[in-house]
RNA sequence: UACUCAUCCAGAGAGGUGGAGGGAUGGGCCCGAUGAAACCCGGCAACCCAGGUCUGUGCGAACAGUCCGAUGGGUGCCAAUUCCCCCAGAGAAUUCUGGAAGAUGAGCU
Repeated sequence: UACUCAUCCAGAGAGGUGGAGGGAUGGGCCCGAUGAAACCCGGCAACCCAGGUCUGUGCGAACAGUCCGAUGGGUGCCAAUUCCCCCAGAGAAUUCUGGAAGAUGAGCU
């Protein structure tokens, strides 16, 4: 960098440093000196590894799967549905389904 799979309407500080920007891109609409980004602390969550339970296969070692939990490790996340949009189909509808784009994790090249 490309590909595959899963998830994306829940959750997370009235702290410290810092000083003007930020919400991916374009448009919109917002957030921001009652203090943005960033860093630190704190927190949320449960994707992966470790841990525990159960089921199946197996002589066994082990492997595959289910559930639990948040104790340790690897990430991630902490305004607004992924803030909204775009395409197709259905529909009375500001509604539903699928897709695209994007994000995160795991795997693979």